[in-house]
Predicted 3D model of a 149-nucleotide RNA (FMN riboswitch aptamer (RFN element)) from Roseibium suaedae. The sequence is in RNAcentral, with records from Rfam and Ribocentre. Its Rfam family is "FMN riboswitch aptamer (RFN element)". A reference for the family is Winkler et al. (2002), "An mRNA structure that controls gene expression by binding FMN", Proc Natl Acad Sci U S A.

RNA sequence: AAAUGUUCUCGGGGCGGGGUGCAAUUCCCCACCGGCGGUAUCGGGGUAACCCGGAGCCCGCGAGCGCCUUGUCCCUCAAGCGGCAAGGGUCAGCAGAUCCGGUGAGAUGCCGGAGCCGACGGUUACAGUCCGGAUAAAAGAGAACAGCC
Numbered sequence: 001a002a003a004u005g006u007u008c009u010c011g012g013g014g015c016g017g018g019g020u021g022c023a024a025u026u027c028c029c030c031a032c033c034g035g036c037g038g039u040a041u042c043g044g045g046g047u048a049a050c051c052c053g054g055a056g057c058c059c060g061c062g063a064g065c066g067c068c069u070u071g072u073c074c075c076u077c078a079a080g081c082g083g084c085a086a087g088g089g090u091c092a093g094c095a096g097a098u099c100c101g102g103u104g105a106g107a108u109g110c111c112g113g114a115g116c117c118g119a120c121g122g123u124u125a126c127a128g129u130c131c132g133g134a135u136a137a138a139a140g141a142g143a144a145c146a147g148c149c
Stems, first nucleotide, its partner, number of pairs: 004146007016030004031129002033118002035061004042053004056116002064094002066091001067088007098114005120132003
């Protein structure tokens, strides 16, 4: 002490008050929360090189749903639909959601203000916040050892 390899560890937050109602943490009013990498006019450190932190809604990623493929089960003349299981992230569909003013060479990131978004299944009533798959998976982060001198 770089690429790289092996192993291990870690890897998501949030309903408090009131209203209606037989019933709602699901509706209504007020509230609360923000995974991972990148970017950086902000903050901290340093003489400097540079280092550290900094976006839910800018660019991407992840889980989930969907979609596709294969197998299988039921039914059928047969196929399809449907159930179950496995596989496919360069399959694209859901993949969400930001504007205004200020400063400035430059800002969807800073300052001020006003907004907006949030898988699937369940539920005495519709869920970002409850329960469940999940003691799961994973974007990634870190450590040890090897690697090189």